[in-house]
RNA sequence: AGAAAGUGUACCUAGGGUUCCACGCCGGGCAGCCGGCGGUUCGGUCCAAGCGGUACAGGCAGCGCAAAAUAAGCGUGCUACACCGGUCGGGAUAAAAGCCCAGGCGGG
Numbered sequence: 001a002g003a004a005a006g007u008g009u010a011c012c013u014a015g016g017g018u019u020c021c022a023c024g025c026c027g028g029g030c031a032g033c034c035g036g037c038g039g040u041u042c043g044g045u046c047c048a049a050g051c052g053g054u055a056c057a058g059g060c061a062g063c064g065c066a067a068a069a070u071a072a073g074c075g076u077g078c079u080a081c082a083c084c085g086g087u088c089g090g091g092a093u094a095a096a097a098g099c100c101c102a103g104g105c106g107g108g
Stems, first nucleotide, its partner, number of pairs: 007057006015047002020044002022041001023038006058079004063075003081103001083107002086105002089101003
């Protein structure tokens, strides 16, 4: 000076919005209920982190079972690091986001 190959899935959390439910307001109706508006409604459903959590899978091994060696298996171990309340634009879904493009781009 340069280089990501830095994995995936599930569940969850910070966070996110408003399809559905609930809640609030308005209108209609004797009523069950129906319609409209509101996320500047704590919430349930829903979405959700590269730099948050857990588990499993995957990957790797100068390690163990283990023997001359090799292969397979099981076990065990490893799977690191990741600063900034910086950032244009685009995409999905009902919608938004720390989601996806993207560990991008910029700065340090």